[in-house]
RNA sequence: GGCCCCAUCGUCUAACGGUUAGGACACCACCCUUUCAAGGUGGUAACGCGAGUUCGAUUCUCGCUGGGGCUA
Numbered sequence: 001g002g003c004c005c006c007a008u009c010g011u012c013u014a015a016c017g018g019u020u021a022g023g024a025c026a027c028c029a030c031c032c033u034u035u036c037a038a039g040g041u042g043g044u045a046a047c048g049c050g051a052g053u054u055c056g057a058u059u060c061u062c063g064c065u066g067g068g069g070c071u072a
Base pairs, nucleotide, nucleotide: 001071002070003069004068005067006066007065010025011024012023013022018055027043028042029041030040031039048064049063050062051061052060
């Protein structure tokens, strides 16, 4: 250089083009406990950037950026 794949809460990971963007761990509060841990209940928190298609885009298309793989 060429080709391919990936990008979602702090981390990991789901989501027919119409979802309150879900789950696990972590974090916070409360309950439980003499205290801690464990356990229970609740809560905070995310669609990389810019265009396009569409009535509607996290989802489809293009570009950029970043990461990974194969190849010379």